c-di-GMP-I riboswitch aptamer from Methyloprofundus sp., 84 nucleotides, folded computationally. Of the family's consensus pairs, 100% are formed in the model. The RNAcentral record of the sequence draws on Rfam. The organism belongs to Methyloprofundus, within Bacteria.
[in-house]
RNA sequence: AAUUGUGUUUGCCACACUUGCUGUGAAGCGAGGUCGGAAAGCUUCAGGUCUCUACGGUUUUUUGGAGAUGGCUGAGUCGCACCC
Numbered sequence: 001a002a003u004u005g006u007g008u009u010u011g012c013c014a015c016a017c018u019u020g021c022u023g024u025g026a027a028g029c030g031a032g033g034u035c036g037g038a039a040a041g042c043u044u045c046a047g048g049u050c051u052c053u054a055c056g057g058u059u060u061u062u063u064g065g066a067g068a069u070g071g072c073u074g075a076g077u078c079g080c081a082c083c084c
Stems, first nucleotide, its partner, number of pairs: 012037002017032006035071001041077003045074003048069007
C1' cells in the first nucleotide's frame, strides 16, 4: 500500500420557511422542516449587531437605563467519540 473477513457505531442538534402561542419590539417557545454544525450543550463576563425608552439635537452635545441575540466573535464551564 492493496485485498479479504469479523466486530463496534450507524446517534445528537435544527438555518431558512410554514403554523400556533407569548411579547410594544428585537425575539422566544411548541409542532412541521432540515441549511449547516464535532460542542450549533450551557452561561450576557467583554465586544459586536438589533429592540424599547429617557435626555439631548435640527445653529451646540455627549450619552443613560432596560432588554434580545450563545446558529456573531472571544471567554468561562460540563460532556461524547477515536487514537496515543